[in-house]
Transfer RNA from a Chloroflexota bacterium, 83 nucleotides, folded computationally. Its mean pLDDT, the model's own confidence on a scale to 100, is 80. The RNAcentral record of the sequence draws on ENA and MGnify. Rfam family: tRNA. The source organism's lineage runs through Bacteria, Bacillati and Chloroflexota.
RNA sequence: GCGCGAGUGGCGUAACGGCAGCCGCGUCAGACUUAGGAUCUGAUGCCCGAGAGGGCGUGGGGGUUCGAAUCCCCCCUCGCGCA
Numbered sequence: 001g002c003g004c005g006a007g008u009g010g011c012g013u014a015a016c017g018g019c020a021g022c023c024g025c026g027u028c029a030g031a032c033u034u035a036g037g038a039u040c041u042g043a044u045g046c047c048c049g050a051g052a053g054g055g056c057g058u059g060g061g062g063g064u065u066c067g068a069a070u071c072c073c074c075c076c077u078c079g080c081g082c083a
Base pairs, nucleotide, nucleotide: 001082002081003080004079005078006077007076010025011024012023018066026044027043028042029041030040031039045056046055047054048053059075060074061073062072063071
């Protein structure tokens, strides 16, 4: 240099172009316990707002579309192959 693959919560991981975050781990709160562990229940992205609620968010930027994590283009990072 050329080709292929990957990038999604704190971590791993899922998601036909139609509620972004399923499932697991972790964390927090509670139950249980003398206590801890295990187990069970609930919660768990960021910002604005007293609240109701609103906005943003799938590596970065742009495009297509009523609608994009998903399709197209450019870029970045990582992995594999070829030279």